[in-house]
Context: one part of a larger RNA
């Protein structure tokens, strides 16, 4: 100067407290470690690994593991010799043969660039250039290793309020002062002060979305009238105006007016720096290994094993509910190898069939809520795990190891010990929808959307984390 403290002050925070609704017991999902395995590919490990990477593992993917095949290679540049361009050992077709395929071996059709000359009717032929294969060389690959050799990207503290720098001043110097004290604010925000004066990088504002109006526009919305509907631009909020405190200050607390008020609410946006944080398996890349294999190609297994632990969800334990019946209201998004309607057939899942639509026009497209009925408190008309059985879709292919559907079967589960998480408002809870990934799915996951729609905050003693002054220090 720093760090630390069971110091001391002042303040912050969904941090504690007031509240709601979970996890921790059940079942099942996924993720992990353990275990086994020929193999169950690798990485991630307090917070900041464990529905992470991976926005989708049947085959591929694939990186594992067993067989089987290939070696200038599945892909690049180049040299060198033969060969061919008159057409084969290559290329397309087809075929045979060994094979599961890949590969190997062989056989029969066909196709074939450019210029320039020369013959020229086509056609030949020379020569250049380009090209294709063979053999051979430099190479090529490598998700093999070092994230403790690195780039880029990310995570954390932390949307915390902080780190800094010129110039001068103090100090022998290490330093320090500005960046302290009061007030003040979300903020090193501002104010008012001062040996400081000034700046930088973060704070705020500039970006975007929402929330009131006004204008223009008017297709595909629409009741044909239009504006509560798109889309564009603009206005609007600035302590502007009143009171009160406060140091006449920045500011605080109230009112008015107002769609909205003192940051209106939300994204985006992450300063110096920590953690040799993470990740050579996105991708780039030094070193190091490998080169008839640690490269390439194939079929088949795995990755999905399973005494048990853990993590993150999910669905229930019921009457604020389940069932069956009726009947309303969305908004974000998709959509040509697609979205698919009316009709039709099937208990159904899903099929015939194809109207519209490259989309404000068509089409996917609601559900809790409401209305009437049964259940009357029970392992039940609750819960729906498991199992059997028939089917449906997607794909060469559902056997490991796919989803749906019917009919059967009808497990634990009566609200869950210590202990733990979220959430201050259109939030928590609850209810359904949509999209990437995707042939098809294990989506109960992410990432969006819109309906309903709450309680509670006395307060900072306490825990956790922060900040800034001050102390102490046997640390550095």
């Nucleotide at each position: 100067a720093g760090g630390c403290g069971g110091a001391a002050g002042u303040c912050u925070g969904a941090a504690c407290a007031a509240g709601c609704g979970g996890u921790g017991g059940a079942c099942c999902a996924u993720g992990u470690u353990g275990c086994u395995c020929a193999a169950u590919u690798c990485g991630a490990g307090a917070g900041u690994a464990a529905a992470c990477g991976a926005a989708g593992a049947a085959u591929c993917u694939u990186a594992c593991c067993c067989a089987g095949g290939c070696u200038u290679g599945a892909c690049a540049u180049g040299c060198u010799a033969g060969u061919c361009u008159u057409a084969a050992u290559g290329c397309c077709u087809u075929c045979u043969u060994c094979g599961a395929a890949a590969g190997a071996a062989g056989a029969a059709g066909g196709a074939a660039c450019c210029c320039u000359g020369a013959u020229u009717u086509u056609u030949u032929c020379a020569g250049g250039g380009g090209g294709g294969c063979u053999a051979g060389c430099a190479c090529a690959g490598g998700u093999g290793u070092u994230g403790c050799a690195u780039g880029g990207c990310c995570g954390u503290c932390g949307u915390c309020a902080g780190c800094u720098c010129g110039u001068g001043g103090c100090g022998u110097g290490a330093g320090u002062c500005g960046u302290a004290a009061c007030c003040u604010u979300a903020a090193g925000u501002g104010g008012c002060g001062c040996a400081a004066c000034g700046a930088g990088c973060g704070c705020a504002a500039c970006c975007c979305c929402u929330g009131u109006c006004c204008u223009g526009u008017g297709u595909u919305a629409u009741a044909c009238g239009u504006g509560u509907c798109a889309c564009a631009g603009g206005a609007g909020a600035c302590u502007g105006c009143c009171c009160u405190g406060a140091a006449u200050a920045a500011c605080a607390g109230g009112g008015a007016g107002g769609a909205a008020g003192g940051a209106g609410g939300g994204g985006a946006u992450g300063a110096c720096g920590u953690c040799a944080g993470g990740u050579c398996u996105g991708c780039a890349u030094g070193g190091c290994c490998u080169u008839u294999a640690u490269g390439c190609c194939u079929g088949g297994g795995g990755c999905u094993g399973c005494a048990a632990a853990c993590a993150u969800g999910g669905u229930a334990c019921a009457a604020u509910g389940c069932u069956a019946g009726g009947g309303a209201c969305a908004a974000u998004g998709a959509g040509a190898a697609g979205c698919a309607a009316u009709g039709g057939c099937g208990u159904g899942a899903g099929c015939c069939g194809g109207a519209g639509c490259a989309a404000a026009u068509c089409u996917c497209u609601a559900a809790a809520a409401c209305c009437u009925a049964g259940c009357u408190c029970a392992g039940u008309u609750c819960g729906g795990a498991u199992u059997g059985g028939a089917g449906g879709c997607u794909g060469a292919a559902a056997c490991u190891c796919g989803c749906c559907u019917c009919c059967a079967u009808g497990a634990a589960g009566g609200u869950g010990g210590a202990a733990u998480c979220g959430c201050u408002a259109g939030u928590a809870a609850u209810c359904g929808c949509c999209g990437g990934u995707c042939a098809g799915a294990u989506a109960u996951a992410c990432g969006g959307c819109g309906g309903u729609g709450a309680a509670u905050a006395c307060g900072u003693u306490c825990u956790c984390a922060g900040a800034c002054u001050u102390u102490g220090c046997a640390c550095u």